[in-house]
């Protein structure tokens, strides 16, 4: 630096209501990668989503590229923290679904930010 391999997203339990709901309501439960004083809420990024081009028989699938991207405050301690500690909040694609989903089922036995590890 390069060239293989491995890894690489968690969560509905309990009651109500009803023909029906793990989706409504009340409690509860979950937090991807990198940076930085230890982060769902700070900054990059990823992935999803939506468009264009290109290839293609093709509204298919790959590939580029560009568009969207959600949420947090207040006290302490401290050199140093919107990361800890402590209180109270807040957010969460797309399709599906006898009833409206961050927790079910699909794409996904995918892709992927990256992390490891082996060889030259």
């Nucleotide at each position: 630096u390069a060239u293989u391999u491995u890894c690489a997203g968690g969560g509905c339990g309990g009651g109500g209501u009803g023909c029906a709901a793990u989706u409504c309501c009340c409690c509860a439960c979950c937090g991807g990668c990198a940076g930085u004083a230890u982060a769902g809420u700070c900054u990059g990024c990823g992935a999803a989503c939506u468009g264009u081009a290109a290839u293609g028989a093709a509204a298919a699938g790959u590939u580029a590229c560009a568009g969207c991207c959600g949420a947090a405050u207040c006290g302490g301690c401290g050199a140093a923290a919107u990361u800890c500690c402590g209180a109270u909040a807040c957010c969460g694609a797309c399709g599906g679904u006898u009833a409206a989903a961050g927790u079910c089922c699909g794409g996904a036995u995918g892709a992927g930010a990256g992390a490891a590890a082996a060889u030259g």
A computed fold for a 120-nucleotide RNA from uncultured Eubacterium sp., annotated as FMN riboswitch aptamer (RFN element). The model forms 100% of the base pairs in the Rfam consensus. The coordinates come from a structure-prediction model, not an experiment, and the mean pLDDT is 85.